[in-house]
Predicted 3D model of RNase P RNA and transfer RNA as a complex of 453 nucleotides. It holds a member of the Rfam family "Bacterial RNase P class A". It is annotated as a ribozyme.

Formats: sequence, structure tokens, C1' cells
RNA sequence: GAAGCCGGCUGAACGAUCGCGGGGAAUUCGGCGUUGCCGUUUUCUCCGAGGAAAGUCCGGGCUCCACAGGACACGGCGGUGGGUAACCCCCACCAUCCGCGAGGAUCGGGACAGUGCCACAGAAAAUAAACCGCCGUUCGGCUUCGGCCGGGCGGUAAGGGUGAAACGGUGCGGUAAGAGCGCACCAGCGAGCCGGGUGACCGGUUCGGCUAGGUAAACCCCGCCGGGAGCAAGACCAAGCAGGGAGCAAGGCGUUCGCGCCGCGGGCCGGUCCGGUCCGUCAUCGACUCCCGGGUAGGUUGCUGGAGACGCCGGGCAACCGGCGUCCUAGAGAAAUGAUCGUUCCCGACAAAACCCGGCUUACAGGCCGACUUCGAUU
RNA sequence: GCACCCGUAGCUCAGUUGGUUAGAGCGCAUGCUUGACAUGCAUGAGGUCGCAAGUUCGAGUCUUGCCGGGUGCA
Repeated sequence: GAAGCCGGCUGAACGAUCGCGGGGAAUUCGGCGUUGCCGUUUUCUCCGAGGAAAGUCCGGGCUCCACAGGACACGGCGGUGGGUAACCCCCACCAUCCGCGAGGAUCGGGACAGUGCCACAGAAAAUAAACCGCCGUUCGGCUUCGGCCGGGCGGUAAGGGUGAAACGGUGCGGUAAGAGCGCACCAGCGAGCCGGGUGACCGGUUCGGCUAGGUAAACCCCGCCGGGAGCAAGACCAAGCAGGGAGCAAGGCGUUCGCGCCGCGGGCCGGUCCGGUCCGUCAUCGACUCCCGGGUAGGUUGCUGGAGACGCCGGGCAACCGGCGUCCUAGAGAAAUGAUCGUUCCCGACAAAACCCGGCUUACAGGCCGACUUCGAUU
Repeated sequence: GCACCCGUAGCUCAGUUGGUUAGAGCGCAUGCUUGACAUGCAUGAGGUCGCAAGUUCGAGUCUUGCCGGGUGCA
């Protein structure tokens, strides 16, 4: 210098004016149940989106409902050790695979508990199998007597070819031809012992039968975990309508049965009487008044100070944990971040809270920092 | 905000325990039939199985992550 790999940070800056959402303090006026509270006017002051606020994919807090205990079923997870409130998360390590390497990937328990599946091709696809070939034997035919051809029976997995996959590989012996049939080495599996490690596992050594296919993101087996719903959870106050209960009154006469008259009770007009007007008048009705529980609209709450942020010190390889100090950093309910002006730059990506956290995943213009690898050149 | 479902041809749908060329009806194109049209008959075209990665010898089907559409709850 080129190419690459891993991790972390950032996500335009400054000033002025006006506006929007929320908190606090003071203040004007009004009301009330008056050490105050509610509404209202004005002023001052403080705060105001993200690394993903997203997807709603995991885990928890919180709330309500359900619940003797156990087992089964169902669902999820799956190397080992640690971290954590918990986790399908994170850290470190192990194994396998990929990369020259820095590094990356892995739903990474079990296929000698059992069952299923393995298309096409191929002889045979899982207690293996005989299409061609090779070998033995027998029968028939031919013969130049060397054998050749055809059929039957049997042996053989070394050779051919098929397939994603063919039941260890190489060599020597052995055999009619062959074969772990025997032996040596190698690969793999199982068991025992020794050494290292908390462990997964690693290294060494002895023996064994010679060899065991793949698939569990197929059923299944083993171990561990899991009650359900979700802030539109839930709690408090509570118009109207409907429901339940209680209280209230004096009727009489006439009638064509509609009602009228005289009274009585109540509401309104009215300071009061008179008067006017409306309603009811024997009704377990209707109207009116009061009370009751549940509860709609609506209001209040849950609502943001928390597994909190930052700094320093200590422990740990790390994730993370402990101690001390400082700080307060949105809380709406149809939903607040904008506009104008000035200055600067590389002219600004993905995108905006809605109960709250820890993760994962996905989207993202550009900029900055650090560790490392390979190649080339120079010293 | 929360909970859940679906995606296969232009449209409506099948697709078996994962299996080799993914089908059906309607529609479309061409030809035959008719004097002409409709009907009928025959043939054909048309598919990123929503997208991407993984498991497997092999994925429309199994797993995971995205994308799009829809439903319910005050």
C1' cells in the first nucleotide's frame, strides 16, 4: 500500500423569536363541604422520542381469574460450565464442518428401546441381494480331440454397471473361484486401565468381534421447563335509561259514561292572600318524592423513580456482580417536537413513545475509533 | 394496543406419510363444426407454489426469519 475479518461509538451543530404536550411556583376572579380544594385569568421557571420507539418472536415484572397432591396428555427446550429476576438470551470452553488465515456456521441428547420411510435407476436399498461375469458339477449337441456352444443344479460380493447412499481400505497368504477365511498396517465401533480437565472432552495403552447405512426440522424414547388471560389487565367515583323498595292523599253528586260541578292534595305564575293554569283523586295502576344494588356515557387511577442512568474503586478471561458518589431524564388519551430568521458543514439514512423492563430479529445515508489476518514493497 | 388466521395459473380451489412432468373448473389463444354467431369438439399457452435461508439424496409440503392481506376484542 492492497484485500479482508471482528468489535465498539455516533445518528448535524449553535443562537434568537413564536407555537404545541406535561410538571412546579406565584397570581386575578368565581364557587364550595373554608388551616384547604375545584374552575378560571395572567406571569415566571423546568422537562419533552429511538438505536431500533418497528416486528410482536422469546423471557420476566405487574394485574385479574383458577388452583389439595400426584400422574397422564399437550406444548417448548436440548454439547459442557457459568451469568441472570428469567429466557428460544449472553459469556467462556468442547466437538464437527467451512476458510491459507484473522475468523465464521451449527434446532449440537438418543438411530445396538421400538416402529416407519429411503422415489427413479439398479441384480440387490437394510434379519442383504446372483443381471452380466468368475468357478465347480451334470445332461445334450458339435469337434480340427486342444476344447466350444446350450440347458439344469450349486458356489462366489474380487470385477462390470446403477444410485444421494451398495454392508470397511491396501497388501500378502489362502481357494475350484472367492470371501476378515487367516495375518500385517490403517480407518471406525465397543469395553477396561492410566494421565489431564469442575465438565463437555482430550492424550496414551490393552483386549474384543471383525464393521455397525441415512433420516428424530418422521412417530417416538430420555432429561429439564411450562396454570390461563392480558393495561382494551385491573381498581375507584358515577349522570341518564331500565330494575327493586318505601312514602303520599277525601271524597261526594249528576251523567248521553266522553266527562261536568262542588271539594281535597300537589306543581307553576306570585313577597303573601285571592285568582289563573296543569296533574292526580281509591290506585298493589299512573304521576311525584326519597332510597337501594349492579353499572353505561363520562371522570379519576393504574402511569412512570426504575432488575434506572453516569462516574470511580474492587472481583471475574468474559458475560456479569459488589461498594461508594452524583443525577432525575416524555407520560398523552384522537393523541405533543413544528415554523421563521441568522451562522457553519460532508446538506442529513432508517424511522417516531402509548403499562414497564431484559433480549432476539429486521430496516438504516454517512462519519469516527480500536484489535487482528493474508499478500506485495522497503528498512 | 393486544390476540389470531390466510397466501398455489387472470379468477375460484385440489395437491395423500416429503418422491421426481404441480393439477381441475371457469377464463384466454388457435383450429374444426355453421351461410354467420352461440353451443359443442380438439389442441395449446399460461406458475419465482408470497420472499429468503436451513433440514433432507430430494421441499408446494417440515423448521426459522421477513413481506403482503384479512378477522376479532372497548